[in-house]
Molecule: c-di-GMP-I riboswitch aptamer
Organism: Gammaproteobacteria bacterium
RNA sequence: UUCAGACAAGGGCAAAACCACCGAAAGGUGGCGACGCAAAGUCACCGGUCUAAAGGGCUGCUAGCCCCAUGACAGCGGGACCGCCGGA
Numbered sequence: 001u002u003c004a005g006a007c008a009a010g011g012g013c014a015a016a017a018c019c020a021c022c023g024a025a026a027g028g029u030g031g032c033g034a035c036g037c038a039a040a041g042u043c044a045c046c047g048g049u050c051u052a053a054a055g056g057g058c059u060g061c062u063a064g065c066c067c068c069a070u071g072a073c074a075g076c077g078g079g080a081c082c083g084c085c086g087g088a
Base pairs, nucleotide, nucleotide: 002088003087005085012037013036018031019030020029021028022027035075041081042080043079045078046077047076048073049072050071055067056066057065058064059063
């Protein structure tokens, strides 16, 4: 440096549910909790998915429907960057 993660050691992260806060929502943060994870470390670049506040359109207009990402997901796939352990 490359490859694969069967073994060992020290460890790491933390799904759902519940509670609090933030947010229009999706979702996020903290607590609690472990379904899982060898990149479940980082980045929305490509595809995908979720939401639809503002804006636009419409209707049967105290209301409702449709479009739309500039919002979000890195624990959906790809890609980029960086990294622990032992092994070959």